The prediction has a mean pLDDT of 83.
This is a predicted structure of a 132-nucleotide RNA (Guanidine-I riboswitch aptamer) from an Alicyclobacillaceae bacterium.
The sequence was found by an Rfam model in a public genome assembly.
Rfam family: Guanidine-I riboswitch aptamer. A reference for the family is Barrick et al. (2004), "New RNA motifs suggest an expanded scope for riboswitches in bacterial genetic control", Proc Natl Acad Sci U S A. From the family's description: This family represents a conserved RNA structure found upstream of the ykkC and yxkD genes in Bacillus subtilis and related genes in other bacteria.

């Protein structure tokens, strides 16, 4: 200086926004009860109508549910290495190949812009440029 390695999966969280659910406002619709006329009953005609219904608009500076989500966050399985123990081959020997268990498997500041999704993020780029 240069190269190379520092696994992959799932499950959650730290965080994210707003398709969709729902929540809030708003606007329209129909409307039981109710009031008033008309009928001998049945029934009827207006008119008001909160809350349930239904539709459109908006709003995530709506805890919320779906969703999205970590290299440097957590668990966990799986894969690979290493020391060691053991148990077979093979070797005269130093050791080499396989099978098993037990244990480790470190370290890690980090923009700016970009770019998916509906849409944004600590998700991709990116152990990226940069720093040590």
């Nucleotide at each position: 200086a240069a190269u190379u390695u520092g696994g992959c999966u799932u499950u959650c969280u730290a965080g994210g926004g707003u398709u969709c659910c729902g929540c809030c406002g708003g606007c329209g619709g129909a409307g039981u009860c109710c009031g008033c006329g008309c009928u001998c009953c049945c029934g009827u005609g207006c008119g008001c109508c909160u809350g349930c219904c239904c539709g459109c608009c908006g709003g995530g500076u709506c805890c919320g549910g779906u969703c999205c989500g970590a290299g440097a966050g957590a668990a966990a399985g799986c894969a690979g290495c290493g020391c060691c123990u053991u148990c077979c081959g093979c070797c005269g020997u130093c050791g080499c190949g396989g099978g098993a268990g037990u244990c480790g498997c470190a370290c890690a500041c980090g923009g700016a812009g970009g770019g998916a999704u509906a849409a944004a993020a600590g998700c991709c780029c990116g152990g990226g440029a940069g720093a040590u």
Record summary: The source organism's lineage runs through Bacteria, Bacillati, Bacillota, Caryophanales and Alicyclobacillaceae. Of the family's consensus pairs, 100% are formed in the model.